This is a predicted structure of a 132-nucleotide part of an RNA (small-subunit ribosomal RNA, 3' minor domain) from a Candidatus Buchananbacteria bacterium.
Its Rfam family is "Bacterial small subunit ribosomal RNA". Gene Ontology terms of the family: structural constituent of ribosome and ribosome.
The coordinates come from a structure-prediction model, not an experiment, and the mean pLDDT is 80.
Lineage of the source: Bacteria > Bacteria candidate phyla > Candidatus Buchananiibacteriota.
Context: one part of a larger RNA
């Protein structure tokens, strides 16, 4: 290396990170309720004992809905990268319809249309000011 320029989005193909996601697995810590051993505490009895009967406490254990985290998960929609590939040119010049922003609606796709505002619009032309 300067318009044979920059350059924008779909699509294709590779690969990466996060999230979502029927669910599957695994933890933790609790609730409620079952059962409820050692023990000790407690009331009865009396044969007075290292007794016997009983009561709440109570460790594992079950159940049941839930709560948290962590691995995994069919499939989806996005992002990010990458030498090149597809389809069009949407923005950089008035970029060939000025562009921009908010909104609706529409479109393979950059978009495009309707409607409000911005000048961060180039030209012409006229107005008001200022300076010469």
């Nucleotide at each position: 290396c300067a318009c044979c320029g920059c350059c924008c989005g779909u699509c294709a193909c590779a690969c990466c990170a996060a999230g979502g996601g029927a669910g599957u697995u695994g933890g933790u810590a609790a609730u409620a309720c079952c059962c409820g051993a050692a023990g000790g505490c407690u009331g009865c009895g009396c044969u007075a004992g290292a007794c016997g009967c009983g009561g709440a406490c109570g460790a594992a254990g079950g159940u049941a809905g839930g709560a948290c985290c962590a691995a995994u998960g069919a499939c989806a929609g996005g992002g990010g990268u990458g030498a090149a590939g597809u389809c069009g040119u949407a923005a950089c010049a008035a970029g060939g319809c000025a562009u921009c922003c908010g909104u609706a609606g529409c479109g393979g796709a950059a978009g495009c249309u309707g409607u409000g505002g911005a000048u961060g619009g180039a030209u012409c032309a006229c107005c008001u000011c200022c300076u010469u």